[in-house]
RNA sequence: CUAAAACAAAGGCAAACCCGUCGAAAGGCGGGGACGCAAAGUCACCGGUCUAAAGGGCUACGGCCUCAUGGUAGCGGGAUUGCAAGG
Numbered sequence: 001c002u003a004a005a006a007c008a009a010a011g012g013c014a015a016a017c018c019c020g021u022c023g024a025a026a027g028g029c030g031g032g033g034a035c036g037c038a039a040a041g042u043c044a045c046c047g048g049u050c051u052a053a054a055g056g057g058c059u060a061c062g063g064c065c066u067c068a069u070g071g072u073a074g075c076g077g078g079a080u081u082g083c084a085a086g087g
Base pairs, nucleotide, nucleotide: 012037013036017032018031019030020029021028022027035074041080042079043078045077046076047075048072049071050070055066056065057064058063
């Protein structure tokens, strides 16, 4: 560095849900708990997607539409770091 495909060893992380807490919300954090994951380690650079407080527009004044500066790394790409085995 390349194509296909395993078998191991030591382990690692932790979905949904429940409790507590922060937040307008999405969601985050802590504890419990395991659906799964060979990067389900880390990073919002690109795309997707979620929410819409404030702002803007409309209104029959009940609300409605729009919008990320907020999220999502367990949506994909990318960057970067790591464990083991074989060639």

A computed fold for an 87-nucleotide RNA from Parasulfuritortus sp., annotated as c-di-GMP-I riboswitch aptamer.